Transfer RNA from a Parcubacteria group bacterium, 72 nucleotides, folded computationally. It was read from a public genome assembly. The source organism's lineage runs through Bacteria and Bacteria candidate phyla. The coordinates come from a structure-prediction model, not an experiment, and the mean pLDDT is 81.
RNA sequence: UCCGGCGUAGCUCAGCGGUAGAGCCGCUCGCUGUUAACGAGAGGGUCGCAGGUUCGAAUCCUGCCGCCGGAG
Repeated sequence: UCCGGCGUAGCUCAGCGGUAGAGCCGCUCGCUGUUAACGAGAGGGUCGCAGGUUCGAAUCCUGCCGCCGGAG
């Protein structure tokens, strides 16, 4: 320098054009003599950044940034 993959909640990931979700962690409550376990609930997001397409973009297109792999 070129090619490919990935970037979404604190962590691991799903969502592939039509209101952003799950599990875990943490928080609150219940249960218990206490803890753990178990049950219930609430919260947490500029979807890497900037543009474009579209009535509508996490999703499609372009550029850039970061990580991983490959080629030279």